Description
Model confidence (mean pLDDT): 83 of 100. Predicted 3D model of a 73-nucleotide RNA (transfer RNA) from a Candidatus Anstonellales archaeon. The organism belongs to Candidatus Anstonellales, within Archaea.
[in-house]
RNA sequence: GGGCCUGUAGUCGAGGGGUUAAGACGCUCCCUUGACAUGGGAGAGAUCCCAGGUUCGAAUCCUGGCAGGCCCA
Numbered sequence: 001g002g003g004c005c006u007g008u009a010g011u012c013g014a015g016g017g018g019u020u021a022a023g024a025c026g027c028u029c030c031c032u033u034g035a036c037a038u039g040g041g042a043g044a045g046a047u048c049c050c051a052g053g054u055u056c057g058a059a060u061c062c063u064g065g066c067a068g069g070c071c072c073a
Base pairs, nucleotide, nucleotide: 001072002071003070004069005068006067007066010025011024012023018056027043028042029041030040031039049065050064051063052062053061
């Protein structure tokens, strides 16, 4: 330098045009305990890497960046 893949709560991660954007771990509160742990219940937390475009409508499709990974030279 070229090709391909990935980017979504603190972490992992589903979702591939119309949905309130799942779930797990973690965090907060409550119950349970003498206390802790375990267990049960409730809650907060992501304008979906950035910018532009397509569309009535974009996390989702397209283009260009940025970051990471793999391969080739």

The sequence is in RNAcentral, with records from ENA. Its Rfam family is "tRNA". Rfam describes the family as follows. Transfer RNA (tRNA) molecules are approximately 80 nucleotides in length. It is annotated as a transfer RNA.